[in-house]
Molecule: transfer RNA
Organism: Candidatus Omnitrophota bacterium
RNA sequence: GGCUGCGUAGCUCAGUUGGCAGAGCAAGUGACUCAUAAGCCCUGGGUCAGUGGUUCGAUUCCACUCGCCGCCA
Numbered sequence: 001g002g003c004u005g006c007g008u009a010g011c012u013c014a015g016u017u018g019g020c021a022g023a024g025c026a027a028g029u030g031a032c033u034c035a036u037a038a039g040c041c042c043u044g045g046g047u048c049a050g051u052g053g054u055u056c057g058a059u060u061c062c063a064c065u066c067g068c069c070g071c072c073a
Base pairs, nucleotide, nucleotide: 001072002071003070005068006067007066010025011024012023013022019056027043028042030040049065050064051063052062053061
């Protein structure tokens, strides 16, 4: 330099024939307990990497940019 894949919550990841952004873990509250842990209930937390385009409507489709893994040279 060329090609492919990926980028979504603090972490690991789901989520598409375009129509309300989610799970587990972690964090916090409550209850329980003499107290703690575990388990239980509830809660908060998001510029869906960025910019633009298409569309009534984009995490999703298209183009470009940035970052990371891999392959080729």